[in-house]
Context: one part of a larger RNA
RNA sequence: UGAUGGGGGCCCGCACAAGCGGAGGAACAUGUGGUUUAAUUCGAUGAUACGCGAGGAACCUUACCCGGGCUUAAAUUGCACUGGACAGGCUCAGAGAUGGGCCCUUCUUCGGACCAGUGUGAAGGUGCUGCAUGGUUGUCGUCAGCUCGUGCCGUGAGGUGUCGGCUUAAGUGCCAUAACGAGCGCAACCCUUGCCUUUAGUUACUAACAGUUUAUGCUGAGGACUCUAAAGGGACUGCCAUCGUAAGAUGUGAGGAAGGUGGGGAUGACGUCAAAUCAACACGGCCCUUACGUCCGGGGCGACACACGUGUUACAAUGGCGGUCACAGAGGGAAGCUACCCUGCGAAGGGAUGCAGAUCUCGAAAAGCCGUCUCAGUUCGGACUGGAGUCUGCAACUCGACUCCACGAAGCUGGAUUCGCUAGUAAUCGCGCAUCAGCCAUGGCGCGGUGAAUACGUUCCCGGGCCUUGCACU
Repeated sequence: UGAUGGGGGCCCGCACAAGCGGAGGAACAUGUGGUUUAAUUCGAUGAUACGCGAGGAACCUUACCCGGGCUUAAAUUGCACUGGACAGGCUCAGAGAUGGGCCCUUCUUCGGACCAGUGUGAAGGUGCUGCAUGGUUGUCGUCAGCUCGUGCCGUGAGGUGUCGGCUUAAGUGCCAUAACGAGCGCAACCCUUGCCUUUAGUUACUAACAGUUUAUGCUGAGGACUCUAAAGGGACUGCCAUCGUAAGAUGUGAGGAAGGUGGGGAUGACGUCAAAUCAACACGGCCCUUACGUCCGGGGCGACACACGUGUUACAAUGGCGGUCACAGAGGGAAGCUACCCUGCGAAGGGAUGCAGAUCUCGAAAAGCCGUCUCAGUUCGGACUGGAGUCUGCAACUCGACUCCACGAAGCUGGAUUCGCUAGUAAUCGCGCAUCAGCCAUGGCGCGGUGAAUACGUUCCCGGGCCUUGCACU
């Protein structure tokens, strides 16, 4: 100087407290450990691994296992020599890769191109080392810190500045001051949302006028309103009152759509954890080279006495079932989304039309309302199982989703313990997208509908910041 203390002082955070809803018990989904296996590929392991890499494992993917092949090789590329094909079609063998046979037969600037073979030079490796590395990332933490120049102090390590008082979300500012300034962070600049104005008016809108219809902005028309999308305005403790030297604080103060950072996002300082990643990619070193490379068929990554994490569905009446009728936002669509009609109980199938889309379509929003059930392992719950089907796809046995009929398990609110959340939040209700042939999505990322309770306070638990003090540590 740091680190540390079951030392002290000050302060903050869903840290505790006050509340609401969960997890831990059940079934299932998914990830992990373990065990098993020919293989169950590899990585991630307190917080900061475990619905994580994986935003799609039937084949492929795929790295693993078994078996069958190849060896200048599956791909890129140079040189030399040889050949004229190669590709394509048919056919035979084979699980396929591949091998055999037949047909068809080139272009050309005459150097060659292209393909195959041989030789040679280069390949290839998801093999090892993240403790050799780059790049990227997690975390402390969106915490308020981390430093420098000159000066001054100290023999020096170093200190000062950055301390003190007040204040702030903030090393934010004010005052004081052997310091005076500055940099990276904070804040602001950026995006979005909330209000207003102007401009513009189609595919959006419809107040006035007219037409038409069973009905509807459907049509003429309009530029008012909504909306769309561009440019501006608006909030600054600016005004008032009180307190204060000031910074600032307080106010059911005014005005205002919004008030003290208006809400949300992006943005992550110096560094810590030899943190993570050699399997995104790149790269040093080491290792393999008729194999640790590469092609193919099948299997495995999906196993199952068990243990843990994250979730979904429930245990019911604030509910189940039936009926009816409303009200969104944000997205997607051409090998696509499909109106409408017909067939089927249904998943779906057959026709047909519009739309590269503010025009057409996915598209039904669901919680809501009405009736019924009357407290039961039930009209709760839906696992598991049997049968019959639909679709995708060469192919659903291992191992897909969905539909219909039947079956109808555990479960009656969950021990110790533990998690999230302070407002359009929690809780609850549906909708969409990426990946994607299909889908094991209950996951992830978004969108809107309904919409709470509580916060006295900082003694305690956890984490963090500043000052100070002790010290067997550095």
The part of an RNA shown here (small-subunit ribosomal RNA, 3' major domain) has 474 nucleotides and comes from an uncultured bacterium.